Two RNAs folded together computationally: RNase P RNA and transfer RNA, 501 nucleotides in total. Its mean pLDDT, the model's own confidence on a scale to 100, is 76. Rfam match: Bacterial RNase P class A. The family's RNA type in Rfam is ribozyme. Its family is annotated with tRNA processing, dimeric ribonuclease P complex and ribonuclease P activity in the Gene Ontology.
RNA sequence: CAGGCCGGUCGGGCGGCCGCUGGGCCGGGGCUGCGUGCCCCAGCCUGGAGGAAAGUCCGCGCUCCACAGGGCACGGCGCCGGGUAACACCCGGGGCGGGGCAACCUGCCGGAUCGGGCCACAGAAACAAACCGCCGGGCGCUGCGGCGUCCGGUCAGGGUGAAAAGGUGGUGUAAGAGACCACCGGCGUCCCGGGCAACCGGGACGGCCAGGUAACCCCCGCCGGGAGCAAGGCCAAGCAGGGAUGAACGGGAAACCGGGGAGGCGGCUCGUCUUCCGUGUGAGCGCUGCGGCGUCCUUGUGACGCCCAACGCUCCAUGAUCCCGGGUAGGCUGCUAGAGCCGUGCGGUAACGCACGGUCGAGAGAGAUGACCGCCGCGCAGGCGCUCGCCUGCGGCACAGAACGCGGCUUAUAGACUGGCCUGGACG
RNA sequence: GCCCCCAUCGUCUAGGGGCCUAGGACGCAGCCCUUUCAAGGCUAAAACCGGGGUUCGAAUCCCCGUGGGGGCA
Numbered sequence: 001c002a003g004g005c006c007g008g009u010c011g012g013g014c015g016g017c018c019g020c021u022g023g024g025c026c027g028g029g030g031c032u033g034c035g036u037g038c039c040c041c042a043g044c045c046u047g048g049a050g051g052a053a054a055g056u057c058c059g060c061g062c063u064c065c066a067c068a069g070g071g072c073a074c075g076g077c078g079c080c081g082g083g084u085a086a087c088a089c090c091c092g093g094g095g096c097g098g099g100g101c102a103a104c105c106u107g108c109c110g111g112a113u114c115g116g117g118c119c120a121c122a123g124a125a126a127c128a129a130a131c132c133g134c135c136g137g138g139c140g141c142u143g144c145g146g147c148g149u150c151c152g153g154u155c156a157g158g159g160u161g162a163a164a165a166g167g168u169g170g171u172g173u174a175a176g177a178g179a180c181c182a183c184c185g186g187c188g189u190c191c192c193g194g195g196c197a198a199c200c201g202g203g204a205c206g207g208c209c210a211g212g213u214a215a216c217c218c219c220c221g222c223c224g225g226g227a228g229c230a231a232g233g234c235c236a237a238g239c240a241g242g243g244a245u246g247a248a249c250g251g252g253a254a255a256c257c258g259g260g261g262a263g264g265c266g267g268c269u270c271g272u273c274u275u276c277c278g279u280g281u282g283a284g285c286g287c288u289g290c291g292g293c294g295u296c297c298u299u300g301u302g303a304c305g306c307c308c309a310a311c312g313c314u315c316c317a318u319g320a321u322c323c324c325g326g327g328u329a330g331g332c333u334g335c336u337a338g339a340g341c342c343g344u345g346c347g348g349u350a351a352c353g354c355a356c357g358g359u360c361g362a363g364a365g366a367g368a369u370g371a372c373c374g375c376c377g378c379g380c381a382g383g384c385g386c387u388c389g390c391c392u393g394c395g396g397c398a399c400a401g402a403a404c405g406c407g408g409c410u411u412a413u414a415g416a417c418u419g420g421c422c423u424g425g426a427c428g
Numbered sequence: 429g430c431c432c433c434c435a436u437c438g439u440c441u442a443g444g445g446g447c448c449u450a451g452g453a454c455g456c457a458g459c460c461c462u463u464u465c466a467a468g469g470c471u472a473a474a475a476c477c478g479g480g481g482u483u484c485g486a487a488u489c490c491c492c493g494u495g496g497g498g499g500c501a
Base pairs, nucleotide, nucleotide: 001424002423003422004421005420006419007418008417009416010415012376013375014374015373016372018370020048021047022046023045024044025043027041028040029039030038031037050399054410055409057408058407059406060405061404062228063227064226065225074224075223076222077221078220079093080092081091082090083089094109095108096107097106098105099104110219111218115217116216117213118212119211131158132157133154134153135152136151137150138149139148140147141146166184167183168182169181170180171179185209186208187206188205189204190203191202192201193200194199232333233332234331235330241324242323243322244321245320249258250257251256259277260276261275262274263273264272265271266270278318279317280316282315283314284313285312286311288309289308291307292306293305294304295303296302297300340359341358342357343356344355345354346353347352377397378395379394380393381392382391383390384389429500430499431498432497433496434495435494438454439453440452441451446484457471458470459469460468477493478492479491480490481489
């Protein structure tokens, strides 16, 4: 210098202007006699998306429900050691593979002698198997070379398949075969050395050599009670339910004024706000009426009875007010100071931990982060120029956007910066 | 916001490791029948949401994504 591998950080910057939203401060206006309080408005200061806020796939916190303890069922995880609040995550290590010259990347991992299931097609046979072939024997035929048939032995050879019963050589045999022997490969048991362990290295013995599949059931070990902030807690209009009270009116034609009762809030001898001090061609009684009708005779402003109207009292119904329990709308809370973030030092190979110092970085509730402009940066195109810059035009210029929080994983993502390592070439 | 479920021809569906080169019905296209239409008969085209893994073998089992549907005040 060229090509490549692994990791980390950032993911447009500055300014102006108009808005949106959380918090704080200071004002103005309305209600009011004043202040507080409530409502409305304006100004100033200040905070305001992410590395994934996403998918909701794991693990937790938190909250409620259920629960004596434990188990079953169901689900998840599965080499070893460590980290952690915990994990299916992370770090380090081991074994068996695949790719690359290399740096490095990548797949898998308890048990197949507990047992069951399955292994299509092909093939004789898919777990213990005889189709062809080879061999022996009986019978039959014969052209004496053999052929056919039956019984038996044989997994060495052929062929099928994804997969066929260790491999090579020999002994052996009628033919063969771990049947036996040597070497190689695997498995099991025991011993020695190393390692915390997975495991690694070495040795001895045993012919032990009968497949695969557990992201099929199953067995072993470990973990998990269920639900989720629309969890949950507090306050609480109206309507419905239960109960109590029904105590207390003047002026005026009316609006209204004054007074009073009950309740809420606050500075609580007071102020303010809300509401009431009703309604009913319901029933009964009483009283009043120069009201109406009937009867009587003493003919009266008569008596009695019935009806009507107003008023009063009692009761009833309804309304009103207050109280009670639950609780809807609505409001407040949970709610963002936390397994937080940054820096330094120490321990550890590392993940990570400990100590000290610093710091506060959104909190809505139909749901705020937006729009415009200028300069710079970036990309593309064209021209001048061609050491490498200048000019013009275009492009809101990666993926995307909080709603209880946290740790991970996964998925999406233009570009920029940066650390380490590998291979090749050149020069010293 | 949280929690579930589903995806197979144009439509509705069967199939839950091999017999799948994926079956059926309706629809569509062609031919036959009929004077013509309908009905009927014959034939053909047409699909496993995408990617990766397990397995000898995946529509089916596992993981990730995409799209759709439902429930919770």